[in-house]
Context: one part of a larger RNA
RNA sequence: GCCAGGGAGUUGUCCUAAGCUGCAAGGUUAAGUCGCAAGACGAAGCCGAAGGGAAACCGAGUCCGAAUAGGGCGUUAAGUAGCUUGGGGCAGACGCGAAGCGGAACGAUCUACCCAUGCCCAAGGUGAAGGACAGGUAAUACUGUCUGGAGGCCUGAACCAGUCGGUGCUGCAAAACCGUUGGAUGAGGUGUGGGUAGCGGUGAAAAGCCAAUCGCGUUCCGGGAUAGCUCGUUCUCUCCGAAAUAGGUCGACGCCUAGCGUCAUGGUAGCUUCUCUCAGGUAGAGCCACUGGAAGGGCUAGGGCCUCGAAAGGGGUACCGAACCCUACCAAACUCCGAAUGGGGAGAAAGCGGUCCAUGGCAGUCAGUACCCGGGGGAUAAGCUCCAGGUACGAGAGGGAAAGAACCCAGACCGUCAGCUAAGGUCCCUAAACUGAGCUAAGUGGGGAAGGAUGUGAAACCCCUAAAACAGCCAGGAGGUUGGCUUAGAGGCAGCCAUCCUUUAAAGAGUGCGUAACAGCUCACUGGCCUAUUGGGGUUUCGCGCCGAAAAUUUAGCGGGGCUAAGCUCAGUACCGAAGCUACGGACAGCGUUAAGCUGUGGUAGGAGAGCGUUCCCUGUUGGCUGAAGUCAAAGCCGUAAGGCAUGAUGGACGACAGGGAAGUGAGGAUCCUGGC
Repeated sequence: GCCAGGGAGUUGUCCUAAGCUGCAAGGUUAAGUCGCAAGACGAAGCCGAAGGGAAACCGAGUCCGAAUAGGGCGUUAAGUAGCUUGGGGCAGACGCGAAGCGGAACGAUCUACCCAUGCCCAAGGUGAAGGACAGGUAAUACUGUCUGGAGGCCUGAACCAGUCGGUGCUGCAAAACCGUUGGAUGAGGUGUGGGUAGCGGUGAAAAGCCAAUCGCGUUCCGGGAUAGCUCGUUCUCUCCGAAAUAGGUCGACGCCUAGCGUCAUGGUAGCUUCUCUCAGGUAGAGCCACUGGAAGGGCUAGGGCCUCGAAAGGGGUACCGAACCCUACCAAACUCCGAAUGGGGAGAAAGCGGUCCAUGGCAGUCAGUACCCGGGGGAUAAGCUCCAGGUACGAGAGGGAAAGAACCCAGACCGUCAGCUAAGGUCCCUAAACUGAGCUAAGUGGGGAAGGAUGUGAAACCCCUAAAACAGCCAGGAGGUUGGCUUAGAGGCAGCCAUCCUUUAAAGAGUGCGUAACAGCUCACUGGCCUAUUGGGGUUUCGCGCCGAAAAUUUAGCGGGGCUAAGCUCAGUACCGAAGCUACGGACAGCGUUAAGCUGUGGUAGGAGAGCGUUCCCUGUUGGCUGAAGUCAAAGCCGUAAGGCAUGAUGGACGACAGGGAAGUGAGGAUCCUGGC
């Protein structure tokens, strides 16, 4: 892992609601007694028939009160006992699951420390004190040699330890193996016997160790501890169908009440459109209508600076500048104004309703999510976050978007090898396409900004043009003058100032290159040659395109092939396309003079209803060795389903059906339990 078997809302009691039954202004017994039992007896008690008040007390009233004001609670609706079911309380209370807490016992054969008594430590090195002798001293001291054999001394086996690395990691091993390493006469190692016990011991102290267990051992018991947590919770069909919000909470992944669901009963109330009416300060707008902000200008108090003056005071000011004026603006916490939509109320009609309201039973929900729209936070970021209105998903299948909860289309009762459509599509993959007009040349289409550009198409306007435009070619492009200044120089052409006059067909006190400065080349401007109306130049607008454009496994920014239309725009006509709609057949539910028919039947949590099957019991009927149950079989029949029946084989003794009753009543899940493989 698979298979088989086992495996989770039970039982008692009290309360509450509904259904059914008995009796009914009453209903009912409890313990117990008698009895084989069935049952009988048993009125203590309980509930109800009256309430109000703290009470005395009064009573269809009563309490507060001075009150025959007023008001509160009552009166005007039948209960009670049992059974069944839903729910609740108390009990383990749907099942499994802690870590923990307490009590009593059992443990020091492991290990820590201690006590008693034994045992063990190859070999080598070093050479303390002391001693002897000699030297030396007045005597000591001191010195030398020898002796001696100290030490938590040195090297290193046994032994003890466990440093570093490797192997091992379903191991040889629940801590080992290999190499290496530390101690090795000591605070040494070790045998045996004994001691200390969990609110404790022991600890050269690591919260270490106390039998592979230790920040409080183990075993059993309290015990089914508790678990606002996780997981699981077993047959079918039918009807309806949520929530992820508010307030509160030692509350935030929990709970209570409300909201939203369902069922019952009773009401006839609801929604939309329309008319009338009411409240409002948003969008917008505005601001000499306020409060603030804010650009430029004017005017002007005050101030700064400069200046005259001994001072008083005066003058100047391209500085700052309140108030005021003009022009142009801004505001969630500004408003002289001010919608639409939305909201409250009233009214008539129509339409729509599993529409609305109340009471009672039962819930679930309190982590929401994306998108559109109005806003706050953030960075006018986020698949971000917090509100508000809406939709979808959640709990929604089907078609489209290649794929894709929340986007687009559309709400799946069942069947059909029938039809029509939606979104989206119609070259091939892949169902279905053609026509007309234009645009694009970029594979744009099939990602992208500021910005850039004689891309290309369309439009408008302006200027030039046969008195010859535009381009090209030929020629001219001059004089005063090297303008003045500056400068070493400045001669059109470093820079500053001025920018005239003349000759002309025309020619700037000079457009660019150039020189040290000149020179030189060129342009503007003029003439000629040539020659265009489908002419030349410019500005603006619009359509489609171009550049801007760099990423990591592989083309990879059309789903692919591929496409120049199979791209884009406009117009038209067809077709394809879904569980939508229609057609035909069928089932069920609600409504309906019960009938013609109409409407409906996606669904998680959850509410309500109807059934199937299993085991046992009762009553009746009945099958069975001429073969019961059970087992096996893809094949047949019946039922909407759970299921039922038949047939064959096997099996070898008990079953079935109908009506009723009672439950250890349905398995795929719980890292479920046991077994098998």